[in-house]
Context: one part of a larger RNA
């Protein structure tokens, strides 16, 4: 000097991105225990008190009296606690070796497909899974306990249904045209049959056009102007556009650029935090909206206790390094 460990006056988070680390709490018995709540919880809430040995009594629990120590769960093992908010209901799962989470899953909800030789999937096929199951089943998609709810738009895209009309393939069909040449003709040329190259009308499916339905399908959910007896604002009116113009609830939010918005709280002092406001750059209702007890090695803010984190260092032990021998 490094590592590990121990102690430390006074202060006690002033450290730091952040109480990271450490300290503190801790066992058993008794008392006592709030908000909130899905009435189960929360809860070991919180907060207090006790604990050794001897003698006597007692069935015991225990009671009474006495004794010793700084200390009686005498060592070791052995919860720190509280308040508020975000997210996710929960237990669970995950990036083997930088991420454990708010991500995934989940029970529940909902849509859709599928009548069994099921749909879906694997395979060239045989065959197999589904399933030795049968719609209270199976597959796929979205959402994600529970509570209150889930608004408007079917114009576009998709899906489902419809079949009158338009369009439409191969195929069927074979009007007509060309080539060739027996023949005819003086010639120009005409030209049967056959062969051959083509080929119009006409018939004809799905699809598309078309007509409907469907948003817990993909998705979408306006602008300008004026107006009230101070001002301001606009319940109200006008106008343009649209398929329809964002409802309830929430809102500077895990979403707010301007922004450290403004006001209130907490602090001596608060870009964070909590409660409001609403001017939502750019929330919003199953890519769910808003609440929510319990839960969380989750994230954020605060408080008590506690401490070498710090003021600001110091001392000691062990191991190693280094130096001297």
């Nucleotide at each position: 000097g490094u590592a590990u460990u121990g102690u430390u006056a006074a202060g006690g988070a002033a450290c730091u991105c952040g109480g990271c680390a450490a300290a503190a709490u801790g066992a058993c018995c008794c008392c006592g225990u709030a908000a909130c709540u899905u009435c189960g919880g929360g809860a070991g809430a919180a907060g207090g008190g006790g604990u050794g040995c001897c003698a006597g009594g007692g069935a015991a629990a225990c009671c009474u009296g006495g004794c010793c120590g700084c200390a009686g769960a005498g060592a070791a093992c052995u919860g720190g606690u509280c308040c508020a908010a975000g997210c996710a209901a929960c237990u669970g799962u995950u990036u083997a070796a930088c991420a454990a989470a708010a991500a995934c899953a989940c029970a529940g909800g909902u849509u859709u497909a599928u009548g069994c030789a099921a749909a879906a999937c694997c395979g060239c096929a045989a065959g197999g899974u589904g399933a030795a199951g049968u719609a209270u089943a199976u597959g796929a998609g979205c959402u994600g306990a529970c509570g209150c709810c889930u608004g408007c738009c079917c114009g576009g895209u998709g899906c489902u249904g419809g079949a009158a009309g338009g369009u439409u393939a191969a195929g069927a069909g074979g009007a007509g045209a060309g080539g060739u040449u027996a023949g005819c003709g003086c010639a120009a040329g005409c030209g049967a049959a056959g062969c051959u190259u083509u080929g119009a009308a006409u018939c004809c499916a799905a699809g598309c056009c078309c007509c409907a339905g469907u948003a817990a399908a993909c998705g979408g959910c306006g602008g300008c102007c004026g107006u009230a007896a101070c001002u301001a604002u606009a319940a109200c009116g006008g106008u343009c556009c649209u398929a329809a113009g964002g409802u309830a609830g929430c809102g500077a939010a895990a979403u707010u650029c301007c922004u450290u918005g403004u006001c209130g709280g907490g602090u001596a002092a608060g870009u964070u935090c909590c409660g409001a406001c609403c001017c939502g750059c750019a929330c919003g209702a199953a890519a769910g909206g808003c609440g929510u007890a319990a839960u969380g090695a989750u994230u954020u803010g605060g408080a008590c206790g506690c401490u070498g984190u710090c003021u600001c260092g110091a001392c000691a032990a062990u191991a190693c390094a280094u130096c001297c021998g």
This is a predicted structure of a 325-nucleotide part of an RNA (large-subunit ribosomal RNA, domain IV) from a Lachnospiraceae bacterium. RNAcentral holds the full RNA, with entries from ENA. Rfam family: Bacterial large subunit ribosomal RNA. The prediction has a mean pLDDT of 88.